[in-house]
RNA sequence: GGGCCCAUAGUUAAAUGGAUAUAACGAGAGAUUCCUAAUCUCUAAUUCCAAGUUCGAUUCUUGGUGGGCCCA
Numbered sequence: 001g002g003g004c005c006c007a008u009a010g011u012u013a014a015a016u017g018g019a020u021a022u023a024a025c026g027a028g029a030g031a032u033u034c035c036u037a038a039u040c041u042c043u044a045a046u047u048c049c050a051a052g053u054u055c056g057a058u059u060c061u062u063g064g065u066g067g068g069c070c071c072a
Stems, first nucleotide, its partner, number of pairs: 001071007010025004018055001027043005048064005
């Protein structure tokens, strides 16, 4: 220098144009318990950034940023 892949709650992942973005673990509150653990219920929290296409974008396009792999 060229090519390919990835970026979604605190963490790991789903969602492949139609919604209130979903689950597990984790966090907080409550129930239970003499206390703790376990169990049950509830709550909060997320689309890397910017532009474009579209009635509508996590999803498609372009550029950028960051990470990984291959070639030179």